[in-house]
Order: sequence, then structure tokens, then C1' cells
RNA sequence: ACAUAGUUUCAGGGAAGGUGCAAUUCCUUACUGGCGGUAACGCUAGGCCGGGUCCAUAACCGGUAUUCGACGCGAAGCCCGCAACCCGCAUGACGCGGUUGAUCCGGUGUGAAUCCGGGGCCAACGGUUACAGUCCGGAUGGAAGAAACGGAAG
Repeated sequence: ACAUAGUUUCAGGGAAGGUGCAAUUCCUUACUGGCGGUAACGCUAGGCCGGGUCCAUAACCGGUAUUCGACGCGAAGCCCGCAACCCGCAUGACGCGGUUGAUCCGGUGUGAAUCCGGGGCCAACGGUUACAGUCCGGAUGGAAGAAACGGAAG
């Protein structure tokens, strides 16, 4: 350093106005995007040149740029997978199975699901003086997972 039993902590964002008896639910305009993977994008370590050293390497010093550049870091709501929600089954308990939304056009290019530009679309369940991604509730919950700590043996 790697791997690992285990422990702890953390783990969701977003609204105004109008109409109306009544809507934060309709209409108008606006706003938001869980976790892991991938990623031609971005950044960086570095690279390169010279000095330095008896010679060489390294440290170190200086320079270089519309140059090169990671296996490191970051990067997708609608590409892949997962969680949550919901349905069924089962249990003392942990669980098991199912279901589970949405993307096109143009540009560049060998290559675009990912880059650049433009447009479009999607968002559990229950509640509600009228239909909810944005209000209230289950939820001070659960969880994909993230971080830190971490014994023995190897």
C1' cells in the first nucleotide's frame, strides 16, 4: 500500500401571478434534477528546453506554449444499472419476486447516448372546498451509496 470482519457519521432539489365560491393542484410564465457506471469535454500531475552534477540520475532554479498530456480529479433528469415509491408472497426477524418516467434536430468528427447549439419531454403513493415534480403527510423513516476509523492473518 492492497484486501478485509466490524464501527461511526452522512445520504433530495424546486413558485410566482391570473381566473374562480373554491386551485401553491387548472391557466400563464418560471424553477428543480437521488446513487453508481460510461463519457471524444474540462482541469491537473506531468511533459518539453536550458541550467545544475566529474559524468549520469534526482532534488532544486529558470524558461516554454493558440504545443503535448494522464491510468489522477470533475462532468448525463430523459445511455446502462440501482435505490426509493407501488403490488404480491413470506417471516420471530433479516427478506424473496414483480412493477417502475422521459430525446429529437443541427454542428464538429474516423467515431457522439455523452461535446457544442437549438427544440422537446419526464417526474411514486396517500391527502386536498378543483386535477400537484415544486403544498401537506407516511418520513426525526428507509435506502442506492459516500466518507472516516479499522483487529488478526496474508
This is a predicted structure of a 154-nucleotide RNA (FMN riboswitch aptamer (RFN element)) from Bifidobacterium gallicum. It matches the Rfam family "FMN riboswitch aptamer (RFN element)". Gene Ontology term of the family: FMN binding. The coordinates come from a structure-prediction model, not an experiment, and the mean pLDDT is 77. Lineage of the source: Bacteria > Actinomycetota > Bifidobacteriales > Bifidobacteriaceae > Bifidobacterium. Of the family's consensus pairs, 96% are formed in the model.